Predicted 3D model of a 587-nucleotide part of an RNA (large-subunit ribosomal RNA, domain V) from Caldivirga maquilingensis. Its mean pLDDT, the model's own confidence on a scale to 100, is 80. Taxonomically the source falls in Caldivirga (Archaea, Thermoproteati, Thermoproteales, Thermoproteaceae).
Context: one part of a larger RNA
RNA sequence: CCUGGGACCCCCGACGGGGCGAGAAGACCCUGUGGACCUUUACUGCAGCCCGUCGUUGGGGUGGGGGAGGGGGUGCAUAGUGUAGGUGGGAGCGAUGAACCAUGGUCUCCGGGCCGUGGGGAUGCGUCAAUGAAACACCACCCAUCUCCUCCUCUGCCCCUAACCCUGGGGUUCACCCAGGGGACAGCGGCGGGUUGGCAGUUUGGCUGGGGCGGCACACCUCUGAAAAGAUAUCAGGGGUGCCCUAAGCUCCGCUCAGGUCGGUCAGAAACCGACCGUAGAGGGUAAGGCCAAAUGCGGGGCUGACUGCCCCCUUGAACGCUAGGGGGGCAGGGGGGAAACCCGGGCCUAGCGAACGCUCGUGCCCCCACUGGAGGGGGCCGGGCAUGUCGGAAAAGGUACCCCAGGAGUAACCGGCUCGUCGCGGGUGAGAGUUCCCAUCGACCCCGCGGUUUGGUACCCAGACGUCGUCUCUUCCCAUCCUGGCGGUGCAGCAGCCGCCAAGGGUGGGGCUGCCCGCCCAUUAAAGGGGAACGUGAGAUGGGUUCAGACCGUCGUGAGACAGGUCGGUCUCUACCUGUCGGGGG
Numbered sequence: 001c002c003u004g005g006g007a008c009c010c011c012c013g014a015c016g017g018g019g020c021g022a023g024a025a026g027a028c029c030c031u032g033u034g035g036a037c038c039u040u041u042a043c044u045g046c047a048g049c050c051c052g053u054c055g056u057u058g059g060g061g062u063g064g065g066g067g068a069g070g071g072g073g074u075g076c077a078u079a080g081u082g083u084a085g086g087u088g089g090g091a092g093c094g095a096u097g098a099a100c101c102a103u104g105g106u107c108u109c110c111g112g113g114c115c116g117u118g119g120g121g122a123u124g125c126g127u128c129a130a131u132g133a134a135a136c137a138c139c140a141c142c143c144a145u146c147u148c149c150u151c152c153u154c155u156g157c158c159c160c161u162a163a164c165c166c167u168g169g170g171g172u173u174c175a176c177c178c179a180g181g182g183g184a185c186a187g188c189g190g191c192g193g194g195u196u197g198g199c200a201g202u203u204u205g206g207c208u209g210g211g212g213c214g215g216c217a218c219a220c221c222u223c224u225g226a227a228a229a230g231a232u233a234u235c236a237g238g239g240g241u242g243c244c245c246u247a248a249g250c251u252c253c254g255c256u257c258a259g260g261u262c263g264g265u266c267a268g269a270a271a272c273c274g275a276c277c278g279u280a281g282a283g284g285g286u287a288a289g290g291c292c293a294a295a296u297g298c299g300g301g302g303c304u305g306a307c308u309g310c311c312c313c314c315u316u317g318a319a320c321g322c323u324a325g326g327g328g329g330g331c332a333g334g335g336g337g338g339a340a341a342c343c344c345g346g347g348c349c350u351a352g353c354g355a356a357c358g359c360u361c362g363u364g365c366c367c368c369c370a371c372u373g374g375a376g377g378g379g380g381c382c383g384g385g386c387a388u389g390u391c392g393g394a395a396a397a398g399g400u401a402c403c404c405c406a407g408g409a410g411u412a413a414c415c416g417g418c419u420c421g422u423c424g425c426g427g428g429u430g431a432g433a434g435u436u437c438c439c440a441u442c443g444a445c446c447c448c449g450c451g452g453u454u455u456g457g458u459a460c461c462c463a464g465a466c467g468u469c470g471u472c473u474c475u476u477c478c479c480a481u482c483c484u485g486g487c488g489g490u491g492c493a494g495c496a497g498c499c500g501c502c503a504a505g506g507g508u509g510g511g512g513c514u515g516c517c518c519g520c521c522c523a524u525u526a527a528a529g530g531g532g533a534a535c536g537u538g539a540g541a542u543g544g545g546u547u548c549a550g551a552c553c554g555u556c557g558u559g560a561g562a563c564a565g566g567u568c569g570g571u572c573u574c575u576a577c578c579u580g581u582c583g584g585g586g587g
Base pairs, nucleotide, nucleotide: 008587009586010585011584012583013582014581015580017579018578019577021574022573029408030407031406032405034404035403036400037399038398039397042202043201044200045199046198048195049194050193051192052191053190054189055188056187058160059159060158061157062156063155064154065153066152067151068150069149070148071147072146073145074144075143085142086141087140088139089138092125093124100119101118102117103116104115105114106113107112164182165181166180167179168178169177170176205218206216207215214235219241220240221239222238223237224236242391243285244347245346249303250302251301252300253299254298255297257281259277260276261275262274263273264272283292284291286352288350289349290348307333308332309331310330311329312328313327314326315325322392335344336343337342358386359385360384361383362382364381365380366379367378368377369376416460417458418457419456421455423451424450425449426448427447428446432442433441469544470542471541472540474536475533476532477531478530479529482507483506484505485502486501487500488499489498490497510522511521512520513519550568551567552566553565554563555562556561
């Protein structure tokens, strides 16, 4: 000096690892006393439909039932003249028409009774007498039954036409008329009952090692946790309550238990009796804790204080102030037991409980309206009952993959972090196997680690998005090494193995089944190793699986729908700014 490579600066072309790249206030999940649709035997309603009743809505006939009033008939034991319903009045009744005759009807115990019409014209009936429980001449009331009339009411059927309805026609298209059909029905209106997802408005709890399922840790009591005052959490651990008792309450008097030792007929480890020991080892309705011995236990006597009224305090609660509940003390009244002191306002104490509104009860009190009656209606105070257990107490079922919104990394599914029971790999010890012999090889029980590829746990980052299985592609790393290399041991003769040490340079392939990973299988091979890299890799691909909307099956559900059950189908966006890498060029 020339050439090449590299560093530095700039440019061009590529690639798509990163910029938790862009896009879209996550659609999964949870939360909200958010929403919308859908369902139903959720709740509450409304329409619709059905039935009843009244109104619009009238006339007539006929049948049945009930009630009231009025007229009339019938009513037979025996005795008696004879068909005497009952009671009372009663001495007269009858020309307001008797006997009798004719005729018609009706009832009948077959003997007769009664009524209507015509004739008739005062004969007749009763009192008395007889019989009988009781004497129809006549009058009044009543009972049973039949019949007639009137009224009221319920109900069936038939007819009518004028309301009303329908069809047709006419007409000055109007407050009209005509004809036909239907017809007091239908329709419409009021009231009442029934039915009713057809429709509507809503509800469908909370806690929660995500939510759901499960459970109740949602109201209470006891012990531990609880860290020696008090208080103190978890879906922490052990248990209990939603009663029971007229004695298991109050009081007075008396007594002493469990257990043991010794002794005593049947009698034994336990039956009963005696003696001694016996601080409670028993018992106290019920859990646990505390407490209790001339008792708070056990037995007996008498009782009902398991009282009425008032006041105060404590407890639960925010460490002092609410309600309900619970507990204690005092005063008064009137009581129980006791000689008395004194005790008694339930149970030895700590669980056994419930607001307002509503309904209801009070042999409690008061007030208002009405009222001497068929004696009604309403309210207040006090006390009791009925219940809210989601227990300071709404009146309340589900689906949503057709879904929506607000939020949440306060909360799940993937990845990551932590942890490492599980998993993988090692170590200590060495029972035992290995003919003998722990350690060639294998190695129980027990113990100690390492790893962070499994599965869990956790909920720390991310819900104004870090795309999820597998495959393909491509790169790199680890070694606990499958092959190849170098060594040692052997229950290594050799060949072939088995075990161990070093070693990660390179290699570790092809096919069948399945979406697969895995696995099984086939034929090869020196070998067909195990893993990591956001279960490497979707701004590289694919999209078979899973995980939207459609659809079918099975199963579940009354249903809407649902199912780590199956099945067919199903939009995969991005022009590269920075960085990174590769290739090229210039300085």